Small-subunit ribosomal RNA from an uncultured bacterium, 1541 nucleotides, folded computationally. The coordinates come from a structure-prediction model, not an experiment, and the mean pLDDT is 84. The sequence is in RNAcentral, with records from SILVA. Its Rfam family is "Bacterial small subunit ribosomal RNA".
[in-house]
C1' cells in the first nucleotide's frame, strides 16, 4: 500500500468483491499443559429447593436451660439423688425496645428527559452514624407486647379478658442556645443575606456499663437533649453537547403569565380560586419510530464511523398498574395497602407467592457454567468488646470462549532402504524424512519436602506516659500463646523412560502452494470472476506441497480497505447531477477610512476535566499475557487578566460598487385599436371541352348536370413572400406587413447628485411553447379521430382521395417540452486573430467613406490552462471569490402508498420490497450498412457454346434391405475418396471354423518334430491321421552349447472400432485477391496511430512526387520450367541439299559418303519503355510510332503472404486417449457394395441438311511398350483367331478424324435418333447366374432445340475433331491426365446483380448483420400495490364506573396519659365512621395511526429452445428523439410543437 470484477482492446465513471483488525460469539473438524481474564446478548418469559439481613442481654421484662451458691421438701445413716423457691455466672427462645433493613447484590423494561455528560447556580434547600465547639442531662405519670386464660378458624390469623418492664409513650422544670416581632451596623446576585441588640412568647433529654465503696459522693467509658460548624450524601434551577423521520406543519386550555392561597426541606402552575391571553414552532414545534446515559471499546494514518459486554459513575425499574406509610433518608427488589394475571394450599368458608440476589429448573434459541468452599484476607451491618450475619467478597469447578507462556524432542545418520505417488520407464519425489547410533528430561507421570498473602484482634506478662486525691479505663513499647478456605496447592528436590502428547484449511486468478485417478452441464463447487458437456491444477479421492498451530476454517456483525456522502477530501456540457425563468423574504456573504467596544479570534493565570482505560519510564509475578506506581495526556468547560491584526457591533466620513439626473441613437419587447396587398378555397357570370387529379405504378376521388385551364365580380379566414443576415430585442417562453396610442427594459455619452443603498436567494408570487379542458365566438387553408382507395404474408402504418376536434379570437383553467449553450447567477483576473450589430471620439476631408481608439452585443479560430476523452478557451468547460439548486450503481420508477394542486387529463413531493454485476461515458481497432467516393473481376453488359426437357452413363439423397460396409454435404460434397467392387480387392451381411493367433519381439517350457508330401473328411477354411529332417562350434564319441522349427504356458500381438472438437503431416477456400507485418523515431494517458494516408500511375503496398518519418520482412514482380526467332556445340536409332554408285513403274528407292536444312539436346543471344514524336509535365506512367521473330509481366505453367472457415481427413500414414481380447482380431464359402414408386448434380448422345450415309483421298503431336507391343500372311461379314518378322526402342510395331474430292438423302420421328429387347458369336479369367466388355444379324424408344432458372469461355480462346497414358487379368472410361488438327464472334461501357482492394461516415454489432434487440399473448416462481371485509395493538375525545390511599370536612360512636374539677364530669387532642374531591382496573361510544390476513385484481422481476410480429441500433430500410392528445393485438402509429444526442 492495494487487488480481481463492464471491452476484442483502451481510457474514465461507477458499482459489486477480496486481502486487515475485532468480538460476551456460534457451528464444523481436531485436542497436551498451565497463567491471567471471561461466560444467559433470545423470553424484563414461569420457577421446585436451599441460601443472599442481620445484630445489640452493657436498653427492658419473660421463658426454657447448665453450672453454681443459699434456703425448704421427699429418699436416704450420709457422701448424693430429686423437687420447690431466691441469688449469681452463662446458654438459647419468642416478645417490646434501639439502630440497620434506602447500603451492598441484579437487570437494561421503561425514558429522547435536565435521564446523562461537562460547567454554574441555590441570597430557595435536607443530610442519621462520623468530626469539631457550646451547654445540658432535674423531677413525674399513665401505658402496652409479651406470658397466662377463654373464644372464632382446616390453616394463615384475629378477637376479649387480667397483669407487667424499659433507652417505648406523654406531661412538668430548666434554656447557654434555636425560633420570633423590633431596632442597629454591614454586605451587595437588594422579592434580600449576614452580624450584633433582642421584649412577649415557644422548644429538651435516658439511661445502661465501670471505678469507687458499707452506702452517698465523687470520677470514666458509651449513651441522650439543645445549638453552632465541619465533613459526607442528597434535592432544586440554568447554559451548552449527543438518534432517525417534513410522506409529522402547525402544536399548546394549567395551556402562557400575573395577584392571592395551599402545599414542599426548599424554588416553581407542582396544586387551587381569581385577572389577562399568552406560549412553542423550518435554529423543526407536535407526532411517529428507536434507544439508558457516559468514563470508555473496536477501527482508523487523522478526521471520522460503529458500538456502550466485562471494570467504574449516573439513571430507570423490582409479576404487571395505582397508592401512601414508616423514616435522616424510599413512595422501598428479599416492607405495607389495594385492583389485575398466573401459580400454589384448601375442610371451598379462605389463605398464601413474587430469583431483573448465589446456585440451580423448565422453556423459547445458534447460544451462555457449579443447587461448590470459606468468611482466612478486604469491605459492610449491629455491637463497648468478644463476636455474629455477609451467594459483598475471597477462592476453587465447568467451557480452547480470549489473550499470553510452554510441550509434543535434539544431533549425527545414504544401499538416498522398503511402502506410497508421478514417470519420457532413465528416473523423480515423498526425503535426513524412517530405520540405525549417541543424548537431552521442560510438561504430563510418579516418590518425597512444602510455602506466602497473617496484619490484626484477644489472653496473659513485663516496662514506660498523660491524667486523677487515688483506681479502673485511655495511650505507647516488648515477650510468650492463638487465627488460612484456597491447600498438601505454588515451589522444590528425586526417579523412570523419546516413552503419553497435532491437527485444521488451502493449493484457476485475486493469494503461499500442482500432479495422478474418477466424473462427464451428471455429481457437485462457488467470496468476486467463474469451473464440469471424455485428456477438470476449480468436482469427489490419492500422492505432494503451502499457511497457521492447540488450535484451524465457517458463519454472522462491526470499522476499514470506500476519497463509495468527499471539514480534512468528490463532483453536475457528453457518464448520475443546473431549478423552465425572473421577482424576492428569511439567511449566507459584503467597497473604503478612522474613534470606540472587545462578542468572535489569539495568549497568560486559577478552577474542573473521578478512577480504571490508552501512551511514556520503572518496578512485581523465571518471561509474557497480567498487576502495580510516577509522569505525560484526557484536543473539553467555566472564571479571570491582557493582546485587538482580521470578523462582529455602534459611531462619523468617502466614491472605486449600485443606483439616479440630463443628452441620444438602435430594436420581429410588450399591449390595444385601426388598415393594406398577394396566394389557397369558395360562389355568381364569361369563354372553352374531355378530361383533372394523384402515384413508383395505380386506385378511391372529381367531371357532360361542362370539371381541369382561363378571365372578370364578390364573400371569408388564415398567414405575413422579397427585404432577412451564424442580424436585432426579450428573464425565459418567445417576437416578423403597415399605422397610430400607451408602456417596459438595454446601450452610448456628461460626471450633476445619493453616498454601500450591494450578491445571492430556501419558503413565496409571477411569467411559461406546443398539446389539452370550461364557455362564448370564428372557421378559408392544414388536420389526430374516422371512412375510402392502395401497398403487403397482413398493414389498424408509411403512399393517394377526402374529413371531424383543433388550428384563429375573447375571458378562464392547466403548468408540461431534447422547456438545450443539455453548460444557475453576480464579481474579479489572465496571450491574440478575424468577421458582423448598436454607440462615442480621433485623424481626414467642404461634407463624408475607408482608417485609428474605445464601450457594448453577436460569431468563427486559436494559445496558455483544464479535460478520461470528446472538446472549452476573455460570452471559460482556465485561475479565485460569495450564495442557491442538485447527484451518489443499473433495474424495479419518476412509480406504489400518503399529501397538496387541478373540471378532468394530470401535475408536484416521493419509496420499498425483490433482482443483477454491472449499467454507462469518450475514444481505438475491425466488421457491417437496403452509407458516400474511388478501383478490379467472364461480376453484369456485349457475344459463342451450353445445362436445365429426352434416353443413357455416373454420383449422391431417399427408398428398401440380412448386408445394401465408410467417408465427403453451400459456392468450397455430388465422374469426389475409387489411377478402374464378378472372386479377391471388402471395411458390411449370413453361415463355418480359429485363439499367443495371419504378423513382431521377449521369458519359460516341450520335443519323433520342421519344411515337404500323402490320405481321410469338408462348400472352403478348418480338423483329424501316416511319412518325414537339420545348420554352426567343441570333443574321439556318449554328449554339451547356440541356432532354426514344434507344443504349451506367461509378457503380448491385433482392431478400417470411437473422437479430424485432443493431434502430426496434408489439403480445399477467399485468392495470385494485393495484401500482412515488424525496429528504430515520433504523436496519444491509453487501445493505437504514424510509416500502409494524400497527388498520379500500375495487373500489382508498380513506380514516381509530396510527407514526421526513416528504413526492413513475408508477398508482387523477376530468378526456374515449357513455348515463340536466331547463333554455337552436338550427328545415332534423326536428316538428305549438293556428290559417288546401284535399281527404277522416272515419281522416286537403296548403298556411301556428309551434317547444309529439319531435328535432338546442350550452352548462349535477344525484349530492356533501349530510341523518336506526344500528353498543362518534374517524375512515374500513359498514348502514339520505328526497327524487330517477338513490345510494354510476349503466351502458357510451377510458385499460394498474414490469417478466415474448431472446412476436410484417425478409412492412406502417423499419433495422445478411450473402448473390444475364445472377439469390435483372424481364416473361409456365398451373398452385398450394382438392389428401384421417386428426386437432385456431372457427362455422353442426339434431336439433323453447317448434316447423315457411301467411295477416294491428305496432314499430327505426345505417350506408352518384356507375363509387353506385336508386323507381313492367311482365316472369318465382324468381335476375333493363326502365326510370328522385329522391338527393353528417335532404330520395332503403333489406320488420326474433322478437313477436302466425289455420289446419295431433300425435311419426314426420316438413309435423323439410336435405347430397348430377342437371337448368334468373340474375349478375358479358376468363375461372367446375381454382375463384365465386344461383334454380327434383328429390333428400332424418347426425342424436333427444351419452363422457372442457370454455367463456360475474351484467342490459338470458345466451339469442334480425333490420338496417346495411368489404373488394369477383363472392363461398365461416355470419366480422369495429356496430345495436337481445325478455328471464331464480342466488349458501348460500370447504371444494376456477384465477389473482392482502398478510403471515408454511422453503430446500441465484436460469437461481429445469418448480429443486437422491443413489446403484447402463454406457462411456472417470486416480492409487492389495490381491495369487500376481517383480526390484533397503539392513542385521541366524550362520558360511566370508582379499590387502595392522602388530603378536607364532619365526627352525636368510642377515648389512658394533659387542663379544670373534691367528684361527677366538661375540655383539649385522638380513634373508629361518614360525606367530598382526586384517583387505578374496567365499561360504554367516536375517531385517527400502525401491523396481519383476504375471495378477486394490478403492475413488477426472473426463467429453457414457446406464439406474434420486426419498434430501436446503419439514411434500420418511414431518421430518431422529447412534450402532449388521439387511436391500434403488441411492438407502435398519428397529428401539433420542439430538440440535434
Nucleotide at each position: 500500500a492495494g487487488a480481481g470484477u463492464u471491452u476484442g482492446a483502451u481510457u474514465c465513471u461507477g458499482g459489486c468483491u477480496c486481502a486487515g483488525a475485532a468480538c460476551g460469539a456460534a457451528c464444523g473438524c481436531u485436542g497436551g499443559c498451565g497463567g491471567c481474564g471471561u461466560g444467559g446478548a433470545u423470553a424484563a418469559g414461569a420457577c421446585a429447593u436451599g441460601c443472599a439481613a442481620g445484630u445489640c442481654g452493657a436498653g427492658c421484662g419473660g421463658g426454657a436451660u447448665u453450672g453454681u451458691u443459699c434456703c425448704g421438701g421427699u429418699a436416704g445413716c450420709a457422701a448424693u439423688a430429686u423437687c420447690g423457691g431466691a441469688g449469681c455466672a452463662g446458654u438459647u427462645c419468642a416478645g417490646c425496645g434501639g439502630c440497620g433493613c434506602a447500603a451492598g447484590g441484579g437487570u437494561g423494561c421503561g425514558u429522547a428527559a435536565c435521564a446523562c455528560g461537562u460547567g454554574g447556580g441555590c441570597a430557595a434547600u435536607c443530610u442519621g452514624c462520623c468530626g469539631a465547639g457550646a451547654a445540658g442531662u432535674g423531677g413525674g405519670g399513665g401505658a402496652u407486647a409479651g406470658c397466662u386464660c377463654g373464644c372464632c378458624g382446616a390453616a394463615a390469623g384475629g378477637c376479649g379478658a387480667a397483669u407487667u418492664a424499659a433507652u417505648a409513650c406523654c406531661g412538668c422544670a430548666u434554656a447557654c442556645c434555636a425560633c420570633c416581632a423590633g431596632g442597629g451596623g454591614u454586605g451587595a446576585c437588594a422579592u434580600c443575606g449576614c452580624c450584633c441588640c433582642g421584649a412577649c412568647g415557644u422548644g429538651a433529654a435516658a439511661g445502661c456499663c465501670g471505678g469507687g465503696u458499707c452506702a452517698a459522693a465523687c470520677u470514666g467509658g458509651c449513651g441522650c437533649u439543645u445549638c453552632u460548624u465541619g465533613a459526607u450524601g442528597g434535592g432544586c434551577c440554568c447554559g451548552c453537547g449527543g438518534c432517525c423521520u417534513a410522506u409529522c406543519a402547525g402544536c399548546u386550555a394549567g395551556u402562557u403569565g400575573g395577584c392571592g392561597a395551599g402545599g414542599u426541606a426548599a424554588u416553581g402552575g407542582c396544586u387551587c380560586a381569581c385577572c389577562a391571553a399568552g406560549g412553542c414552532a423550518u435554529u423543526g414545534a407536535c407526532g411517529g419510530g428507536u434507544a439508558g446515559c457516559u468514563g470508555g471499546u473496536c477501527u482508523c494514518a487523522g478526521a471520522g464511523g460503529a458500538c456502550g459486554a466485562c471494570c467504574a459513575g449516573c439513571c430507570a425499574c423490582a409479576c404487571u398498574g395505582g397508592a401512601a406509610c414508616u423514616g435522616a433518608g424510599a413512595c422501598a427488589c428479599g416492607g405495607u395497602c389495594c385492583a389485575g394475571a398466573c401459580a400454589c394450599c384448601u375442610a371451598c368458608g379462605g389463605g398464601u407467592g413474587g430469583c431483573a440476589g448465589c446456585a440451580g429448573u423448565c422453556g423459547a434459541g445458534a447460544a451462555u457454567u457449579u443447587u461448590u468452599c470459606u468468611c482466612a484476607a478486604u469491605g459492610g451491618g449491629g455491637g463497648a468488646a468478644a463476636c455474629c450475619c455477609u451467594g459483598a467478597a475471597g477462592g476453587a469447578g465447568c467451557g480452547a470462549c480470549g489473550c499470553c507462556g510452554c510441550g509434543u524432542g535434539g544431533a549425527g545418520g545414504a544401499u538416498g532402504a522398503a511402502g506410497g505417488u508421478c514417470u519420457u520407464c532413465g528416473g523423480a519425489u515423498u526425503g535426513u524424512a524412517a530405520a540405525c547410533u549417541c543424548c537431552u528430561g521442560u510438561c504430563a507421570u510418579u516418590u518425597g519436602a512444602g510455602a506466602a498473602c497473617a496484619a490484626g484482634g484477644a489472653a496473659u506478662u513485663a516496662g514506660g506516659g498523660a491524667g486523677u486525691c487515688a483506681c479502673u479505663g485511655c495511650c505507647c513499647u516488648g515477650g510468650u500463646u492463638u487465627u488460612g478456605a484456597u491447600a498438601g496447592u505454588a515451589u522444590c528436590a528425586g526417579a523412570a523412560g523419546a516413552g503419553g502428547a497435532a491437527g485444521a484449511g488451502a493449493c484457476g486468478g485475486c493469494u503461499a502452494a500442482c500432479u495422478c485417478u474418477g466424473u462427464g452441464c451428471c455429481a457437485g463447487c462457488a467470496g468476486c470472476c467463474g469451473c464440469g458437456g471424455u485428456a477438470a491444477u476449480a468436482c469427489a479421492g490419492a500422492g505432494g506441497u503451502c499457511u497457521c498451530a492447540a488450535g484451524c476454517g465457517u458463519u454472522g456483525u462491526u470499522c476499514g480497505g470506500a476519497u463509495u456522502c468527499a471539514u480534512u477530501g468528490g463532483g453536475c456540457g457528453u457518464a448520475a447531477a443546473g431549478g423552465g425563468u425572473g421577482c424576492g423574504u428569511a439567511g449566507g456573504c459584503u467597497g473604503u477610512u478612522c474613534c470606540g467596544u472587545a462578542a468572535g479570534u489569539c495568549g497568560g493565570a486559577u478552577g474542573u476535566g473521578a478512577a480504571a482505560u490508552c501512551c511514556u519510564g520503572g518496578g512485581g509475578c523465571u518471561c509474557a499475557a497480567c498487576c502495580u506506581c510516577a509522569g505525560a495526556a484526557c484536543u473539553g468547560c467555566a472564571u479571570u487578566c491582557g493582546a485587538u491584526a482580521c470578523u462582529g457591533c455602534g459611531g462619523a466620513g468617502c466614491u472605486a460598487g449600485a443606483g439616479g439626473a440630463c443628452u441620444g441613437g438602435a430594436g420581429a419587447g410588450g399591449a390595444g385599436a385601426c388598415u393594406g396587398g398577394a396566394a389557397u378555397u369558395c360562389a355568381c357570370g364569361g369563354u372553352g371541352u374531355a378530361g383533372c387529379a394523384g402515384u413508383g405504378a395505380a386506385a378511391u376521388g372529381c367531371g357532360u348536370a361542362g370539371a381541369u385551364a382561363u378571365c372578370g365580380u364578390g364573400a371569408g379566414g388564415a398567414a405575413g413572400a422579397c427585404c432577412a443576415g451564424c442580424g436585432g430585442c426579450g428573464a425565459a417562453g418567445g417576437c416578423g406587413g403597415g399605422u397610430c396610442u400607451c408602456u417596459g427594459g438595454a446601450c452610448a455619452g456628461u460626471u450633476c447628485c445619493u453616498g454601500a443603498c450591494g450578491c445571492u436567494g430556501a419558503u413565496g408570487c409571477a411569467c411559461g411553447a406546443a398539446g389539452g379542458c370550461c364557455a362564448g365566438g370564428g372557421g378559408a387553408g392544414c388536420a389526430a379521430a374516422c371512412g375510402g382507395g392502395a401497398u403487403u404474408a397482413g398493414a389498424u402504418a408509411c403512399c393517394c382521395c377526402g374529413g371531424u376536434a383543433g388550428u384563429c379570437c375573447u375571458g378562464g383553467c392547466a403548468g408540461u417540452a431534447a422547456a438545450c449553450g443539455g453548460u444557475g447567477c453576480a464579481c474579479g483576473u489572465u496571450u491574440g486573430g478575424u468577421g458582423u450589430g448598436g454607440g462615442a471620439g480621433g485623424a481626414u476631408u467642404c461634407g463624408a467613406c475607408c482608417c485609428c481608439u474605445u464601450c457594448u452585443g453577436u460569431g468563427c479560430c486559436g494559445g496558455a490552462g483544464c479535460u478520461a476523452a470528446c472538446g472549452c478557451g476573455u460570452u471559460a468547460a482556465a485561475c479565485g471569490u460569495g450564495c442557491c439548486g442538485c447527484c451518489u450503481g443499473g433495474g424495479g420508477a419518476g412509480u406504489a402508498c400518503g399529501a397538496u394542486c387541478g373540471c378532468a387529463a394530470g401535475a408536484u413531493u416521493a419509496a420499498a420490497a425483490c433482482u443483477c454485476a454491472a449499467a454507462g461515458a469518450a475514444a481505438u481497432u475491425g466488421a457491417c450498412g437496403g452509407g458516400g467516393g474511388c478501383c478490379c473481376g467472364c461480376a453484369c453488359a456485349a457475344g459463342c457454346g451450353g445445362u436445365g426437357g429426352a434416353g443413357u452413363a455416373u454420383g449422391u439423397g431417399g427408398c428398401u434391405u440380412a448386408a445394401u460396409u465408410c467417408g465427403a454435404u453451400g459456392c468450397a460434397a455430388c465422374g469426389c475418396g475409387a489411377a478402374g467392387a464378378a472372386c479377391c480387392u471388402u471395411a458390411c451381411c449370413u453361415g463355418g471354423c480359429c485363439u499367443u493367433g495371419a504378423c513382431a519381439u521377449g521369458c519359460a517350457u516341450c520335443u519323433c518334430u520342421a519344411a515337404g508330401u500323402c490320405g481321410g473328411u469338408g462348400a472352403a477354411a478348418g480338423c483329424c491321421g501316416g511319412c518325414g529332417a537339420c545348420u554352426g562350434g567343441a570333443g574321439c564319441a556318449a554328449u554339451c552349447c547356440a541356432g532354426a522349427a514344434u507344443u504349451u504356458g506367461c509378457a503380448c500381438a491385433g482392431g478400417u472400432g470411437c473422437u479430424g472438437c485432443a493431434u502430426g503431416g496434408c489439403u480445399g477456400u477467399c485468392g495470385u485477391c494485393a495484401g500482412c507485418u515488424c525496429g528504430u523515431g515520433u504523436c496519444g494517458u491509453g487501445a493505437g496511430a504514424u510509416g500502409u494516408u494524400g497527388g498520379g500511375u500500375u495487373a500489382a503496398g508498380u513506380c514516381c512526387c509530396g510527407c514526421a518519418a526513416c528504413g526492413a520482412g513475408c508477398g508482387c514482380a523477376a530468378c526456374c520450367c515449357c513455348u515463340g526467332u536466331g547463333a554455337a556445340c552436338u550427328g545415332u536409332u534423326g536428316c538428305c541439299a549438293c556428290c559417288g554408285g546401284c535399281c527404277u513403274u522416272c515419281g522416286g528407292g537403296c548403298c556411301g559418303a556428309g551434317c547444309a536444312c529439319u531435328c535432338u539436346g546442350u550452352u548462349c543471344a535477344g525484349a530492356c519503355u533501349g530510341c523518336c514524336c506526344u500528353g498543362u509535365g518534374a517524375a512515374a506512367c500513359g498514348g502514339g510510332g520505328a526497327g524487330g521473330a517477338a513490345g510494354g509481366u510476349g503466351g502458357g505453367g510451377a510458385u499460394g503472404a498474414c490469417g478466415u472457415c474448431a472446412a476436410g481427413u484417425c478409412a492412406g500414414c502417423a499419433u495422445g486417449g478411450c473402448c473390444c481380447u475364445u472377439a469390435c482380431g483372424g481364416c473361409c464359402a456365398g451373398g452385398g457394395c450394382u438392389g428401384c414408386a421417386c428426386a437432385c448434380g456431372u457427362a455422353c448422345u442426339a434431336c439433323a441438311a453447317u448434316g447423315c450415309c457411301c467411295g477416294g483421298c491428305a496432314c499430327a503431336g505426345a505417350a506408352g511398350g518384356a507375363a509387353c507391343c506385336g508386323a507381313a500372311a492367311c482365316c472369318g461379314c465382324g468381335a476375333g483367331g493363326u502365326g510370328g518378322a522385329g522391338g527393353a526402342a528417335a532404330u520395332c510395331a503403333c489406320u488420326a478424324a474433322a478437313a477436302c474430292c466425289g455420289g446419295g438423302c431433300u425435311c419426314a420421328g426420316u438413309u435423323c435418333g439410336g435405347a430397348u429387347u430377342g437371337g448368334a458369336g468373340g474375349c478375358u479369367g479358376c468363375a461372367a447366374c446375381u454382375c463384365g466388355c465386344c461383334u454380327c444379324c434383328a429390333u428400332g424408344a424418347a426425342g424436333c432445340c427444351g419452363g422457372a432458372a442457370u454455367c463456360g469461355c475474351u484467342a490459338g480462346u470458345a466451339a469442334u475433331g480425333g490420338c496417346g497414358c495411368a489404373u488394369c487379368a477383363g472392363c461398365u472410361a461416355c470419366g480422369g491426365c495429356g496430345c495436337c488438327g481445325u478455328g471464331a464472334a464480342u466488349a458501348c461501357g460500370u447504371u444494376c446483380c456477384c465477389g473482392g482492394g482502398c478510403c471515408u461516415u454511422g453503430u446500441a454489432c465484436a460469437c461481429a448483420c445469418c448480429g443486437c434487440c422491443c413489446g403484447u399473448c402463454a406457462c411456472a416462481u417470486c416480492a409487492u400495490g389495490g381491495a369487500a371485509g376481517u383480526c390484533g395493538u397503539u392513542u385521541g375525545u366524550a362520558g360511566c364506573c370508582g379499590a387502595a390511599g392522602u388530603g378536607c370536612a364532619c365526627g352525636c360512636g368510642c377515648u389512658a396519659a394533659c387542663u379544670c374539677g373534691c367528684a361527677a364530669g366538661a375540655g383539649a387532642g385522638g380513634c373508629a365512621g361518614u360525606g367530598c374531591c382526586c384517583g387505578a382496573c374496567g365499561c360504554u361510544a367516536u375517531g385517527a395511526g400502525c401491523g396481519g390476513u383476504a375471495a378477486c385484481u394490478g403492475g413488477g422481476a426472473u426463467g429453457a429452445a414457446g406464439u406474434c410480429g420486426u419498434a430501436a441500433c446503419a439514411a434500420g430500410g418511414u431518421a430518431g428523439c422529447c412534450g402532449u392528445a388521439g387511436g391500434g393485438g403488441a411492438a407502435c402509429c398519428u397529428g401539433c410543437g420542439g430538440c440535434u444526442g